[in-house]
RNA sequence: CUAGCAGUAGUCCAGUCCGGUAGGACGCUUGCCUUGGACGCAAGAGAUCGGGGGUUCAAAUCCCUCCUGCUAGA
Numbered sequence: 001c002u003a004g005c006a007g008u009a010g011u012c013c014a015g016u017c018c019g020g021u022a023g024g025a026c027g028c029u030u031g032c033c034u035u036g037g038a039c040g041c042a043a044g045a046g047a048u049c050g051g052g053g054g055u056u057c058a059a060a061u062c063c064c065u066c067c068u069g070c071u072a073g074a
Base pairs, nucleotide, nucleotide: 001073002072003071004070005069006068007067010026011025012024013023020057028044029043030042031041032040050066051065052064053063054062
């Protein structure tokens, strides 16, 4: 320098192909349970999807550009 892959909640991921309510597990908070704690059960909070721009009635998803990480080639 070129190509590919990845970036979504505190952590790890799904959802993207084929645009239409942002989900799961763990963690966290509260309650029940217990003498207390753990386990278990119930409820709840938490991410406008790496930044910017474009297309569209509507973008995590499509297009362009930039940033970060990994891999391959030169």
The RNA shown here (transfer RNA) has 74 nucleotides and comes from a Patescibacteria group bacterium. The RNAcentral record of the sequence draws on ENA. The source organism's lineage runs through Bacteria and Bacteria candidate phyla. Its Rfam family is "tRNA". Rfam classes the family as a transfer RNA.